[in-house]
Context: one part of a larger RNA
RNA sequence: GGCAUCUGGUGGAUGCCUUGGCGCGUGGAGGCGAUGAAGGACGUGGCACGCUGCGAUAAGCCGCGGGGAGCCGUGAGCAGGCUUUGAUCCGCGGAUUUCCGAAUGGGGAAACCCGGCCCCUUGGGGUCAUCUUCAUCUGAAUUCAUAGGGUGGAGAGGCGAACCCGGGGAACUGAAACAUCUCAGUACCCGGAGGAAAGGACAUCAACGGAGACUCCCUGAGUAGUGGCGAGCGAAAGGGGACGAGGCCAGUGGCCCCGGAGCGACGACCGGAACGGUCUGGAAAGGCCGACCAGAGUGGGUGAGAGUCCCGUACGGGGUGAGUUGUUUCGGGGUCCUUGAGUAGGGCGGGACACGAGGAAUCCUGUCUGAACAUGGGAGGACCACCUUCCAAGCCUAAGUACUCCCACGCGACCGAUAGUGCACCAGUACCGUGAGGGAAAGGUGAAAAGCACCCCGAUGAGGGGAGUGAAACAGAUCCUGAAACCGGAUGCCU
Repeated sequence: GGCAUCUGGUGGAUGCCUUGGCGCGUGGAGGCGAUGAAGGACGUGGCACGCUGCGAUAAGCCGCGGGGAGCCGUGAGCAGGCUUUGAUCCGCGGAUUUCCGAAUGGGGAAACCCGGCCCCUUGGGGUCAUCUUCAUCUGAAUUCAUAGGGUGGAGAGGCGAACCCGGGGAACUGAAACAUCUCAGUACCCGGAGGAAAGGACAUCAACGGAGACUCCCUGAGUAGUGGCGAGCGAAAGGGGACGAGGCCAGUGGCCCCGGAGCGACGACCGGAACGGUCUGGAAAGGCCGACCAGAGUGGGUGAGAGUCCCGUACGGGGUGAGUUGUUUCGGGGUCCUUGAGUAGGGCGGGACACGAGGAAUCCUGUCUGAACAUGGGAGGACCACCUUCCAAGCCUAAGUACUCCCACGCGACCGAUAGUGCACCAGUACCGUGAGGGAAAGGUGAAAAGCACCCCGAUGAGGGGAGUGAAACAGAUCCUGAAACCGGAUGCCU
């Protein structure tokens, strides 16, 4: 030095576990905000660093309801308190709520600086942004008027995950290049609204028979079409389902809003059955033996695997008050403007329709034009006639449909710490970046801290040896299991 066996170190795979995720279902909620939001800064505890809670009344104040023995969050320490005169805690309502932030008195490098007026007076309280709209008072050039100005009332503003409507609107890409075309009216930007939105009560379809608002799904159908007839794009009627509702424009009316009353639902929470012995073991819920309950044998916990130990579960109950909501009923208030003309149609130019100008109907309109008036008008895919059908240029309208930031309950041939969310852990943190932005790693002692009193070596260490606890300490906090790579030690053999 090699090989083999044994025994350690290092390391953290594997197994087991789960407080966290992921995906659904049902129901709820679908908003918050000038009565100052979302989100923050700074404070706040006897000692107080973070998190949580709260706001100078600051881990809290008041009331009502629940509850019934402990409590002073995490947090395990010291000190000191509270509580059956009912605390802590839970539900509901109220009070307080610094500063920044739409931020709104002015300014500003957010959490800071500086003011006016009024009221009480060391000091404190209130108020003062802008826009829109209504009312009212004023009021130029300029006579009337208008613009402008003042005052008062009401409203708006900002935030929020997706869904929805509207205004704008790409490119990569595909066409095996590329220009029409496609991607796609997608991404993205902007405006607006609601719990849904939009649409909606035939100037619709159909085809000589008829249907009967709108929306959504299946089908029709990758059909008819459209298309450098390339790549591609791509209907409708009809049929089957979901849902189902029709109203108004001047009147015994409709619609909307507000308020009262009755009944019901939700709701903190309450009641809620039934087991012993023995064996093994550190521990019984396990084995064995014998019982019991069940409208409850879903589930979780307890020293291993518990229907009958604990929390629960089925089922039943829950007054007053607060709130939300369903329904019935009563009362009050508001609103709705007369049948639709610069409209329909036409020319030019665009756009939308599955339809790229095409034979191109239909819809929208920038521009120029421009009817009829039910004895009328539109449509039936150029156009004309006949026929059929409907009545535009006014308004409203639940349900069926879409979505899930959020709440409750439940479920899973979903994950189990390199998985599952980026985050099971103080994570959008540490860290990186001027910035927009990017973005981790990191779970497990034990049933219980019983977390090693005391002694020894050592530097009043680190670390270790005894002793003790424990079922186990090779479970000793770098703590369950503890693989491999890698590094030692011992023994044997070989060189």